[in-house]
């Protein structure tokens, strides 16, 4: 240098759910709040897949989720 990878420290994020506020919805923002997280960093016109809407129906149309999977990037440290 690759590959696996306990424990710490230091920064860091924040699920249910409350409040407010957009959206018909999923769901998004903001504040409180922690269930978890070493990628819970980023990406949703790269792709699978969840889900909400539209539609008689579709292998159709629109929409959301990155904390399911991937992709990209990536801190500290043992052995």
């Nucleotide at each position: 240098g690759c590959c696996a990878u306990a424990a710490a420290a230091u920064a860091g994020c924040a699920a249910a759910c409350c409040u407010a506020u957009c959206g018909c919805a999923a769901g998004g923002u903001a504040g409180g709040g922690a269930c978890g997280c070493a990628a819970a960093g980023c990406u949703a016109c790269a792709g699978g897949g969840g889900c909400c809407g539209c539609g008689g129906a579709a292998g159709g149309c629109g929409g959301u989720c990155a904390g399911c999977c991937a992709g990209c990037u990536g801190c500290c440290g043992u052995u």
Molecule: c-di-GMP-I riboswitch aptamer